[in-house]
Context: one part of a larger RNA
């Protein structure tokens, strides 16, 4: 490579947009490049295959046949693919009318709580633990009341609830802004799917410059524990956590499950719409979209999955090929650095 695979055994790219490429709805006309059929030429001989023959047999030699699955030329076929032309509306999109949402960005505002500062009351403890101690406190702590400062996060509502491509998003108000859903069915007329390279986004930590700093808290210090204790527990505490701008580009970036389309029993919740019936209010029937649970066929090594498939199929991309060595070395590219990405071999079992 072929084949077989990728939820948990090795294996789905962190996510999107999109270039090349691959693939692509229904009807119709043309063409004949692919495709199919016939003919002709060629496809050397030997070898290999089949039927024979000759050496006593075989090896060996030799006759005939078939084959050489190919290429070229030519004559045809026109279903399918392609190409060119015409048409269609179901795929896709636009428009109209609606309601839902922690979707994004910016500005402003609010209350509770922690800490600190000031003042009042007040007196000997507070704090902490398994028990303690370090620590704080008669220079008046802790408790309590009033006032003030500042930063960060938004209790209840809150829900296998919602929104977003993923990362992720949660107090309130305003402005700007993206997407999805439903209804009727006006418009365009295949405009589609996927997507190597590329581009963009991408938790936390980390980095650069400048701010900010309440609480928390790597490092660090002290107190305990212990044989030791560079830990777990306690008292402190600096980076950091927050903001602006710029980097980094990784995660158990997980549903450990790529995207799209179609088909394939049901039951039961929940979120957002629509329709019908209704004693117009509870409820009932039905439909679309999302999100859960249970379950049949089928699948599966089992666990389990089961219309949100891991079922049945098609298209496109990514990836795997025994364990260790190793996500290492070397080289390339990227980065301020940390490092990231691409990614071996010897050797060994």
């Nucleotide at each position: 490579u072929u084949g077989g695979g990728c939820g948990u055994a090795a294996a789905g790219g962190g996510u999107g947009c999109g270039u090349a490429g691959g693939c692509g709805g229904c009807c119709u006309g043309a063409u004949c490049a692919g495709u199919c059929a016939g003919a002709u030429g060629u496809g050397a001989a030997a070898u290999a295959c089949c039927c024979g023959u000759g050496c006593u047999u075989a090896a060996c030699a030799u006759g005939g046949g078939a084959a050489c699955u190919g290429c070229a030329u030519u004559u045809g076929a026109a279903a399918c693919u392609g190409u060119c032309g015409g048409g269609c509306u179901u795929g896709a999109g636009u428009g109209u009318g609606g309601g839902a949402g922690a979707g994004g960005c910016a500005a402003g505002c609010g209350g509770a709580a922690u800490u600190c500062c000031c003042g009042g009351u007040g007196u000997a403890g507070c704090g902490g633990u398994g028990a303690a101690a370090u620590g704080c406190g008669u220079a008046g702590a802790g408790a309590u009341c009033g006032g003030g400062a500042g930063g960060a996060a938004c209790a209840c509502c809150a829900g296998u609830g919602g929104c977003g491509a993923a990362g992720g998003c949660g107090g309130c108000u305003u402005g700007c802004u993206g997407g999805a859903c439903c209804a009727a069915g006006a418009c365009u007329g295949a405009c589609g799917c996927u997507g190597a390279u590329g581009c963009a986004c991408g938790a936390a930590a980390g980095c650069g410059u400048g701010g900010g700093g309440a609480g928390c808290a790597a490092a660090c210090a002290g107190g305990a524990u212990u044989a030791g204790a560079u830990a777990c527990c306690c008292u402190g505490g600096u980076a950091g956590u927050c903001c602006a701008c710029g980097c980094c580009g990784u995660a158990a970036a997980c549903g450990a499950u790529g995207a799209a389309u179609a088909c394939u029993a049901g039951g039961u919740g929940u979120a957002g719409g629509g329709g019908g019936u209704a004693a117009c209010a509870c409820a009932c029937c039905u439909u679309c979209u999302g999100u859960g649970c249970c379950g049949g066929a089928g699948c599966a090594a089992a666990c389990g999955c089961a219309a949100u498939a891991a079922g049945u199929a098609u298209u496109c991309c990514g990836c795997c090929u025994g364990g260790g060595g190793a996500g290492u070395a070397c080289g390339g590219c990227c980065g301020c650095a940390a490092g990231g990405u691409u990614g071996a071999a010897a050797c060994u079992c």